[in-house]
């Protein structure tokens, strides 16, 4: 764990003899969404909060499953891919903000600290050339989490998408496939780096408080007192916040002081309260075992249900 | 069933993530006093309640959990 007896504890019915039920996979965390209950079973917009790849699909939602797609990681293969985990996965090319220390330079039509040129211009001269003044260069090095297209080749004094070929983004077109998304073709290089669990845009979706909702029924006292606002020129309440719109229509609002007692229901479809019951012996299977003997751990209802997550 | 918080021994800061981990008290040297307190001066102490995420980077933003306070 299970089964029986026995003795107790809440509860229900009851012919008063007795019958009948009586914790959990998470009753916990209160992290989601509901059911019910108030609040005006009118409304509209602002703001606020929430989710966030596709498609089917279960579900009352929230959540879940199945397949897909795309990213990273890592294994295999070796340039055709392919296996496996994973992912809060809309959008950074709409817009603001931030990107510390280092570093020359951190977002800018970016920067000259080491470097490389010095073709043009100056100077100097033995007219070969030499100085590195002016200027030129993002190709190497340094900083760093990130230096902003990558590789090859050409061109150049050196360089530099300047130019070209591929490959990478981005936009158009046609295909394809429900769809995410891929494949092919052109196009210009304006190549514009993160970062939305920042502001925000996009698209869906949400009233608000909550069993301390609330409903009944009891108890006291102060219908006095000071201030302030208001009665149709509308005070104050009503789906929390603002704006509008809409109802009600004479009392609110503060200060100081006065008084008090609290229960029933809401609460359950055989578990069910207000100090809270659900245990304990005994014998058996079964398991484990150091053969003595154990059966543990988490943990225990409080209006109910469906998840999550944690134990 | 709602709602705030956890940061040095105590009480608290700490804006929209960075050389920002501070401040009184309180301990420890020193200095001053004949001595002791007060004033002075310097110092130590902290995995910001635990683990994960997200970011180059987390006390700070996100998600789980403990734990403690109010209603």
């Nucleotide at each position: 764990u299970c089964c029986u007896g026995c003795c107790g504890c809440c509860u229900c019915a009851u012919u008063c003899g007795u019958g009948g039920g009586g914790a959990g996979g998470a009753a916990a965390g209160u992290c989601c969404g509901g059911a019910c209950a108030a609040c005006a079973c009118a409304g509209g917009g602002a703001a606020c909060c929430a989710c966030a790849c596709u498609u089917c699909u279960u579900g009352a939602a929230a959540g879940g499953g199945a397949a897909g797609g795309c990213g990273c990681a890592u294994c295999c293969a070796a340039c055709g891919g392919g296996g496996u985990g994973u992912g809060a996965c809309a959008g950074a090319a709409a817009g603001u903000g931030c990107c510390a220390c280092a570093g020359a330079g951190a977002u800018u039509c970016a920067a000259a600290c080491c470097g490389c040129c010095g073709a043009u211009g100056g100077c100097c001269c033995u007219c070969g050339g030499g100085c590195a003044c002016a200027g030129g260069c993002a190709a190497g090095g340094c900083u760093g989490a990130a230096a902003a297209g990558g590789u090859g080749a050409g061109g150049u004094a050196a360089g530099a998408g300047c130019u070209c070929a591929c490959c990478a983004g981005c936009g158009c077109a046609c295909a394809g496939g429900u769809g995410a998304c891929u494949g092919u073709g052109c196009g210009g290089c304006u190549u514009g780096g993160g970062u939305a669990a920042a502001c925000c845009u996009u698209g869906u979706g949400g009233g608000u408080u909550g069993c301390a909702a609330g409903a009944c029924c009891a108890u006291g006292u102060a219908a006095a007192c000071u201030g302030g606002c208001g009665a149709u020129u509308g005070a104050a309440a009503g789906c929390g916040u603002c704006c509008c719109g809409c109802u009600u229509g004479a009392g609110c609002c503060a200060g100081a002081g006065g008084g008090u007692a609290g229960g029933u229901c809401g609460c359950g479809u055989c578990a069910g309260a207000u100090c809270a019951a659900u245990g304990g012996c005994a014998g058996g299977a079964c398991c484990c075992u150091u053969c003595g003997g154990g059966g543990a751990a988490c943990a225990g209802a409080a209006u109910c249900c469906g998840g999550c997550u944690u134990a | 069933g709602c709602g705030a918080g956890a940061u040095a021994g105590c009480u608290c800061a700490g804006g929209c993530g960075g050389u920002c981990a501070g401040a009184g008290c309180g301990u420890c040297g020193g200095a001053u006093u004949c001595a002791u307190a007060a004033c002075c001066c310097g110092g130590a102490g902290g995995u910001c309640g635990a683990g994960a995420g997200u970011u180059c980077g987390a006390g700070u933003c996100u998600c789980u959990c403990u734990c403690u306070c109010g209603c």